[in-house]
RNA sequence: UAGUGAGGUAGAGGUGCGGAUGCCAUCAGUACUUGCCAGGAAAAGGGCAUUGAUGAAUGGUAAGGAAAGGGGCCUCCGCCGAAGCCCGGGCGGUGGCCGGUACCCCUGGGCUGGGGUUGUGCUGAACAGGUACAACACUGUCAUUGCUUUCCUUUCCCGGGAAGGCGGUGGAGUGCUAUCUCAAAC
Repeated sequence: UAGUGAGGUAGAGGUGCGGAUGCCAUCAGUACUUGCCAGGAAAAGGGCAUUGAUGAAUGGUAAGGAAAGGGGCCUCCGCCGAAGCCCGGGCGGUGGCCGGUACCCCUGGGCUGGGGUUGUGCUGAACAGGUACAACACUGUCAUUGCUUUCCUUUCCCGGGAAGGCGGUGGAGUGCUAUCUCAAAC
C1' cells in the first nucleotide's frame, strides 16, 4: 500500500426485540362456598389416599364471589440472534402421593435480516394475543448491473477512480458499517 485470514471494540435497521413493578379492562357473575328443593351412589384424565345414605355426581333457586395465563397504558431495566420456533438430552424443579401430561430451569443441534397485512391450521374465554405455513407489498444491508449528478485525474474529450440519487436482479445476521491488534502478500 491494498483490503486476504484470525481476534477484539463500538455502532445501524424501527409500529425494533425481550423482561419487571404498578394501574385498568376482560376473564366473569364463570370456577368455587353456603342455605333450600329435586336426585339416589358415586366423584377426579390412571392407581392410591381422601369425601360420600349425617346424602356423592347432576340439575334448579337464593346469597356471597375469585384467580392464573393472555391484553392496554405509564415508568424502569437488558439489548440488535435482540429474540422466536422445532428436535433431542436431564435419576433437575412444581402439585395430597406415584406415574402420565402441562409448565419452569439447564444444555446440544437446526431454521428465521426485520416489522406489517391477508388466508389456513393449532392454541386461547375471546372478535384480543401467540405460533407454524403460504401469499402480498414495505423496509434496512451487501453484491451486481442500467441511467444520472458532483469531485479528482487530463489543455479539452474519451477513459479511469471516489462519493451520491433513481431503478432492475440476487444473497443472508456465523451478515453489515467503522475502528484497533496480530499474521500473511506486494

A computed fold for a 186-nucleotide RNA from a Bacillota bacterium, annotated as Lysine riboswitch aptamer.
The model forms 98% of the base pairs in the Rfam consensus.
It matches the Rfam family "Lysine riboswitch aptamer". On this family, see Mandal et al., Cell 2003: "Riboswitches Control Fundamental Biochemical Pathways in Bacillus subtilis and Other Bacteria".
NCBI's taxonomy places the organism under Bacteria, Bacillati, Bacillota.